Small-subunit ribosomal RNA from an uncultured prokaryote, 1541 nucleotides, folded computationally. Model confidence (mean pLDDT): 83 of 100.

RNA sequence: AGAGUUUGAUCCUGGCUCAGAUUGAACGCUGGCGGCAUGCUUAACACAUGCAAGUCGAACGGUAACGAUGGAAAGCUUGCUUUCCAGGCGACGAGUGGCGGACGGGUGAGUAAUACUUAGGAAUCUGCCCAGUAGUGGGGGACAACUCGAGGAAACUCGAGCUAAUACCGCAUACGCCCUACGGGGGAAAGCGGGGGAUCUUCGGACCUCGCGCUAAUGGAUGAGCCUAAGUCGGAUUAGCUAGUUGGUAGGGUAAAAGCCUACCAAGGCGACGAUCCGUAGCUGGUCUGAGAGGACGAUCAGCCACACUGGGACUGAGACACGGCCCAGACUCCUACGGGAGGCAGCAGUGGGGAAUAUUGAACAAUGGGCGAAAGCCUGAUUCAGCAAUGCCGCGUGUGUGAAGAAGGCCUGCGGGUUGUAAAGCACUUUCAGUAGAGAAGAAAAGCCUACGGUUAAUAACCGUGAGUCUUGACGUAACCUACAGAAGAAGCACCGGCUAACUCCGUGCCAGCAGCCGCGGUAAUACGGAGGGUGCAAGCGUUAAUCGGAAUUACUGGGCGUAAAGCGCGCGUAGGCGGUUUGGUAAGUCGGAUGUGAAAGCCCAGGGCUCAACCCUGGAAUUGCAUUCGAAACUGCCUGACUAGAGUAUGGUAGAGGGAAGUGGAAUUACCGGUGUAGCGGUCGGAGGGGAAUGUGGAAUUCCCGGUGUAGAGGUGAAAUUCGUAGAGAUCGGGAGGAACACCGGUGGCGAAGGCGACACUCUGGACGAAUACUGACGCUGAGGCGCGAAAGCGUGGGGAGCAAACAGGAUUAGAUACCCUGGUAGUCCACGCCGUAAACGAUGUGAACUAGGGAUAGGGGGUGUUGAUCCCUCCUGUCCCGCAGCUAACGCAUUAAGCGCACCGCCUGGGGAGUACGAUCGCAAGAUUAAAACUCAAAGGAAUUGACGGGGGCCCGCACAAGCGGUGGAGCAUGUGGUUUAAUUCGACGCAACGCGCAGAACCUUACCUGGGCUUGACAUCCCGAGAAUCUCCUGGAAACAGGAGAGUGCGUCAUUAGAUGAACUUGGUGACAGGUGCUGCAUGGCUGUCGUCAGCUCGUGUCGUGAGAUGUUGGGUUAAGUCCCGCAACGAGCGCAACCCCUGCCUUUAGUUGCCAGCAGUUCGGCUGGGCACUCUAGAGGGACUGCCGGUGUCAAACCGGAGGAAGGUGGGGAUGACGUCAAGUCCUCAUGGCCUUUAUGCUCAGGGCUACACACGUACUACAAUGGUCGGUACAAAGGGCAGCGACUUAGCGAUAAGAAGCCAAUCCCAUAAAACCGGUCUCAGUCCGGAUUGGAGUCUGCAACUCGACUCCAUGAAGUUGGAAUCGCUAGUAAUCGCGGAUCAGCAUGCCGCGGUGAAUACGUUCCCGGGCCUUGUACACACCGCCCGUCACACCACGAAAGUCGGUUGUUCCAGAAGUAGUUGAGCUAACCUUAGGGAGGCAGGCUACCAAGGAAUGGCUGGUAACUGGGGUGAAGUCGUAACAAGGUAACC
Repeated sequence: AGAGUUUGAUCCUGGCUCAGAUUGAACGCUGGCGGCAUGCUUAACACAUGCAAGUCGAACGGUAACGAUGGAAAGCUUGCUUUCCAGGCGACGAGUGGCGGACGGGUGAGUAAUACUUAGGAAUCUGCCCAGUAGUGGGGGACAACUCGAGGAAACUCGAGCUAAUACCGCAUACGCCCUACGGGGGAAAGCGGGGGAUCUUCGGACCUCGCGCUAAUGGAUGAGCCUAAGUCGGAUUAGCUAGUUGGUAGGGUAAAAGCCUACCAAGGCGACGAUCCGUAGCUGGUCUGAGAGGACGAUCAGCCACACUGGGACUGAGACACGGCCCAGACUCCUACGGGAGGCAGCAGUGGGGAAUAUUGAACAAUGGGCGAAAGCCUGAUUCAGCAAUGCCGCGUGUGUGAAGAAGGCCUGCGGGUUGUAAAGCACUUUCAGUAGAGAAGAAAAGCCUACGGUUAAUAACCGUGAGUCUUGACGUAACCUACAGAAGAAGCACCGGCUAACUCCGUGCCAGCAGCCGCGGUAAUACGGAGGGUGCAAGCGUUAAUCGGAAUUACUGGGCGUAAAGCGCGCGUAGGCGGUUUGGUAAGUCGGAUGUGAAAGCCCAGGGCUCAACCCUGGAAUUGCAUUCGAAACUGCCUGACUAGAGUAUGGUAGAGGGAAGUGGAAUUACCGGUGUAGCGGUCGGAGGGGAAUGUGGAAUUCCCGGUGUAGAGGUGAAAUUCGUAGAGAUCGGGAGGAACACCGGUGGCGAAGGCGACACUCUGGACGAAUACUGACGCUGAGGCGCGAAAGCGUGGGGAGCAAACAGGAUUAGAUACCCUGGUAGUCCACGCCGUAAACGAUGUGAACUAGGGAUAGGGGGUGUUGAUCCCUCCUGUCCCGCAGCUAACGCAUUAAGCGCACCGCCUGGGGAGUACGAUCGCAAGAUUAAAACUCAAAGGAAUUGACGGGGGCCCGCACAAGCGGUGGAGCAUGUGGUUUAAUUCGACGCAACGCGCAGAACCUUACCUGGGCUUGACAUCCCGAGAAUCUCCUGGAAACAGGAGAGUGCGUCAUUAGAUGAACUUGGUGACAGGUGCUGCAUGGCUGUCGUCAGCUCGUGUCGUGAGAUGUUGGGUUAAGUCCCGCAACGAGCGCAACCCCUGCCUUUAGUUGCCAGCAGUUCGGCUGGGCACUCUAGAGGGACUGCCGGUGUCAAACCGGAGGAAGGUGGGGAUGACGUCAAGUCCUCAUGGCCUUUAUGCUCAGGGCUACACACGUACUACAAUGGUCGGUACAAAGGGCAGCGACUUAGCGAUAAGAAGCCAAUCCCAUAAAACCGGUCUCAGUCCGGAUUGGAGUCUGCAACUCGACUCCAUGAAGUUGGAAUCGCUAGUAAUCGCGGAUCAGCAUGCCGCGGUGAAUACGUUCCCGGGCCUUGUACACACCGCCCGUCACACCACGAAAGUCGGUUGUUCCAGAAGUAGUUGAGCUAACCUUAGGGAGGCAGGCUACCAAGGAAUGGCUGGUAACUGGGGUGAAGUCGUAACAAGGUAACC
């Protein structure tokens, strides 16, 4: 510090997600040791049991328990035991009294301010403590304990009597203290202990002294109370709140100021700088995170606050309205004799419960601290320690070295090996930690005792201080640390391995099981699921989940935006607020600087130190960015003051204009002319606004309706029609009239207005703007939350009006439907008046204002200047409007002095898409509705701009037998063949628009054959290896459909070794074992190869450069031209490659070479046949060459490329034909040609045999053949080819047969022989338009050939038969020249079988104006919401399932307001006839007090009625989500009616 994810790709916007750090955590797997920390975040839920606050005998009366001592008694063992007595002693239960239980400890419910933090303040109190001051005299009366009695189950209570005090109460004294009317008045105390020389003594003491205590008052310290300011969460869908409320006066009250309380008076106080209300929450130092600013949190530790079962209350006290005190009410629990009582763990442990989840009913007061005490000491669940928990942080260990045969095993494999891996084993070492044994610091200083010195004192005593000595005090602790011993011995897991993100293979599974943080994996070859091997990361832990910050500049103060991505209010006026021109002087609020105080400690940071290190701890420093006080500075801002004129405004006199309102008009108007008056004003010696009459041209136009005339059959409307109007006279045309609305031409990216908007004309009222010149005011300004006003269309209310147009509606069409588009009608409405509504894609999708920053052009209004001095023009300034363009900006598009540039001021608005501008609430509205405005839930995108493609019922250019022009067909018939379908035991399989269908099949009777039925075989029909036997091979018999099974016979070979015997080998046959063979079984969507197709279309790309942020563009576009990206020119491109063309083959002309099997001009012979001699000239054959290149001429064209025409030439513009198929597309076709991965099968899905099937047949389609006839049929005669094939072959010729053929048989391995007569054509005859002398299907009969075999199921021949068919509907195919059409010939396959296929030649046309249209293609351009690319995308209703939400008759809770009732305890007041120790008394009583009664306040409780909020609910509403549902096709292209608000 970034990364993944929207797209085919790109840039941007924008969300989602990840990597980091952290935690009081939890869960899963695993777990050796130690140190230091931490440990109920939930139920402020309920609690059994124990402990957590006591202490003081040196305050007191005392003596229940214990001990010592003394005394007495008893027993005896004669110094022991037991009992009794003695508060005199050590001590001490209970009690009186003092101090402490207000600290310490817990918790965070409440509390948004009576709290906390920071800084201040004045009207206060303060036990114990400190300092100094003054005292501590003298009396009195009680009450506990105790004793006696009584009640009660208990708790406890009552009565009588005795008694002490540092308990209680008077008196005296009063410097200071308090009150005061300034005269005066008032108010204290307590003693206890130690020691003692002199003196006195009633022998107790007095007295002295010391210590502690007590009283009064002062000051301090500490602690506490109160007040002020500032800061301190969210909600405005909470906007008004408040009667003790705000203030005053008087009184009361408190420790103290104060409405703190009461009475009276006044009517205030708070609030958009957010009152009130609602929700949430203890606050802080700090903690986590972050670069910081911030954000989140407030465990442990520390400060403050609040609370102590819930609510209320006071008492005591220095301090409480009191956690382990009291009273009352309530809920709950327990005891009970039913009468009544007891209790409060949010102290430490612990229990139940809740929960994902949080520990021991431990030890000790040794240390630190607290309470009491003179002290010893006692108490202390504070605390210090231990226990439990990997909860966290830190440290250590689980060994080290060597060790290649790279062991075994595992895994993978291309079978060679690789990897695990120096890893292990083995060898040599070490012993931390744990274990056992031993040894062993520090935490301990005090106090006590003794003693020395000093202080105090009359004192050598006591007491206090300092020092020496002595004596002890450790929970932890079987501790830390150290030593010894033995042995590698006791000690490694978890997650991950598709990308982000470090780390890869195999097997299993087969959209299943599953994974997943996001993107996404899984449908038979998964690095993504599960397992394994291997690897990566961290490590006593590792992962997951939850949570916070970060990344996120994704709420932007630092640090974002608003033309099109979310986002400028529709527009103005203006309040508060914010901001504000130049200058003088002052001030010092902001600002800046210095100083002081404070900002607790801890923490963070730095330095040093201590535990072996670290975590941890200690010491010091820095920091604490803040607040307050004070001193200074005066530039800037503010404030005060004086001035200025550049901002703003006013006045004067001009200009343009569809600016607005009202009333009116539809020739009033305009132009020219004539005459008259001569005013304002301007220039200059004349014109001249207004007014009056007259004349001429433009212009009154359009629709509808009514009346009349002319006139006759249609009009209207559309793509075409119909509804409609019209013979009752329409439409058309002419004349007249009525009525309403709108204002052609001018008219213009023109003008005006804030926007909405404004267009006939004149008058009237009125707003604003602009130019010029002068004068005046003197910052008066800009923006503008709320507020107010204006605000298109539609709509609403009331009343008018209504010609045209026209929602709704009706009808006609269109259509599958057509509640639409089109047509005919037509009502609201549109118009006017008044009043509402308040919204629009109210748009420049661009808030307002002022300033700055190159230019060019056009236009509107005004001014100035030069010039002409007539006009136009030209230059220039200001104000508007539009176009282009530089810098700059922008994601790009684009904007660009009218900014989207650069800065300033102020306002509004945005923060992913959907849900939703919706629900609820509120406000406004007559309503429609508007404004304000969420959440649950859901998705990983939604979006902007640009790019490349593809597509368009977008555009332009161009090409093609694409159309057109022609010729001939198909579609109708019969038959052949292929396919579908059907059938079947099987009808094997594949191919399916073009680009499947006479296709694979260049040839199914058996074979083929893959299919079916049945019979057989199982190492197999075929390959390799091993063992055994035999040569091979041939012949025959039996069974059988055959395969096969069984049997008989003949035959013994070749090579090597070897004397023979024999052994062995090769080929072949056969028996056996297992490895294996085999598969036309599956997957063409795992593949290779091959092929089709777009398409022989002209395209497809690259390097370098340039442009662009980039995808990409350029080149390849443009102007011409071509069959062509062919060539030329131009050009930020320059070059190149694959394609095109050419090179290759055939053909067309010529030359040359060669001359048999070919040829024959001339010569000779001849049986008249190139037959022979001869020749190679010609034809021909087949080799090598030539030839054609727009080369030449003319024209056109850009001086080009090229095109047109011509010459020459056999051939002319790629001469004709072929081969040749760019990058790619279609997951196109083929696993059944072949090859091949994977899967499946193995007595079968393999192999073999016979028979059957592939040939079926209501039907449908494709492709051919033959025809329908006279351009013909038939008969006879006569001509002319090319290219092929031939030995298991072609077969002349002869004979036989009507014929197919047969029987003989020559020649030929082919320029020699044969197939082999070419046919159409031509000549002659006949038929004469008919189902025929056309046509030949079908059927009967008889044959021929091939073959083992023609039944299923071959071809051919002859005789007979003689079907449909008379030129073919919609539709559709081929062809542009030696082509179509037509005619035959050959070949492959093949025993036989062609109408098919592939070739060959013969005869041999017609037409093309042209590119509007159909189809396909190429280039450019445009739109796009498509990119699986239009066979695309996508919308809404309905149906089904699930989810959350709204509404709802109601119903159940919570909380709160108001009113009323009620009134415990308590306090205050009042009463107090009852009771009453201290004081007074004149002894009667009084003062004072208490019980009791009443009143006031008040908690719980009750009643009534509202507000807010939550749960739930029949029914209901829309919304969201869901792989395949229904109906349509609204949007995206001109989306087929442009879309949208």